Predicted 3D model of a 266-nucleotide part of an RNA (large-subunit ribosomal RNA, domain VI) from a hydrothermal vent metagenome.

Context: one part of a larger RNA
RNA sequence: CGUAGGAAAUUUGAGUGGAGCUGCCGCUAGUAUGAGAAGACCGUGGUGGACGAACCUCUGGUGCACCAGUUGUCACGCCUGUGGCAUCGCUGGGUAGCUAUGUUCGGAAAGGAUAAAUGCUGAAAGCAUCUAAGCAUGAAGCCUUCCUCAAGAUAAGAUUUCCCACAGAGUUAAUCUGGUAAGACCCCUUGUAGAUAACGAGGUUGAUAGGCCAAAUGUGUAAGCGCGGUGACGUGUUUAGCUAACUGGUACUAAUUGGUCGAGGG
Numbered sequence: 001c002g003u004a005g006g007a008a009a010u011u012u013g014a015g016u017g018g019a020g021c022u023g024c025c026g027c028u029a030g031u032a033u034g035a036g037a038a039g040a041c042c043g044u045g046g047u048g049g050a051c052g053a054a055c056c057u058c059u060g061g062u063g064c065a066c067c068a069g070u071u072g073u074c075a076c077g078c079c080u081g082u083g084g085c086a087u088c089g090c091u092g093g094g095u096a097g098c099u100a101u102g103u104u105c106g107g108a109a110a111g112g113a114u115a116a117a118u119g120c121u122g123a124a125a126g127c128a129u130c131u132a133a134g135c136a137u138g139a140a141g142c143c144u145u146c147c148u149c150a151a152g153a154u155a156a157g158a159u160u161u162c163c164c165a166c167a168g169a170g171u172u173a174a175u176c177u178g179g180u181a182a183g184a185c186c187c188c189u190u191g192u193a194g195a196u197a198a199c200g201a202g203g204u205u206g207a208u209a210g211g212c213c214a215a216a217u218g219u220g221u222a223a224g225c226g227c228g229g230u231g232a233c234g235u236g237u238u239u240a241g242c243u244a245a246c247u248g249g250u251a252c253u254a255a256u257u258g259g260u261c262g263a264g265g266g
Base pairs, nucleotide, nucleotide: 001152005163006162007161008160009159010158011157015149017147018146021049022048023047024046025045026044027043033038051106052105053104054103055102059100060099061098062097066093067092068091069090070089071086072085073084074083075082076081110144111143112142117137118136119135120134164266166178167177168176169175183261184260185259186258187203188202189201190200191199208254209253210252211250212249213248214247218242219241224237225236226235227234228233
């Protein structure tokens, strides 16, 4: 810009893409078959491999804004206690998130038309013949069925709801201009989204982000003080203290005030 008014939602699916794999075991059944050895079709159930998707409850990894321990050195006047630097100084753990080696799920089943092949009826050609007319079966393959995208599918689809009998100019009519409606955007707080756009949640009639409160989680018993010990240290207060991204609340802070676009009865 188009989709013959302007919008907001919900959709149909022309068409595109994806998937499509396979082993072993049990039952049927030691049955059919076979002298025996051996040993099924058909059908049915289970369990794996590889591949793929989603997810983070579990098992783990990571987790440079969490906790603890610890070495050297410097600083806070000193002790104590802390902080800086040394690969995040090193080490042991670890929330959210992200992850696989973890968890869950998938290939199925079914229908149609067929290939090779197998047939029925059947002439040409009194016979025969699956074929010439006609009819039937038949594959991991084809078309559907399953999943994704999808009306710029210009053949531009459908449904529901909302807004509409405004001004000025104009041969009073096509059209143009202006302010509006429903609605949208700018702007702002932002994340399950994200390079930026976009998308989503919100903007005081508010829990959108931060803060605060509580809880959870992690770490593992803080500092100070008391007691014991010559001391290193131990012990009580104390399963303490601290605690990121998580959860639930709470308007304390910030989403203020505003502006722009947007139909004219199709």

The prediction has a mean pLDDT of 88. The full RNA is in RNAcentral, with records from SILVA.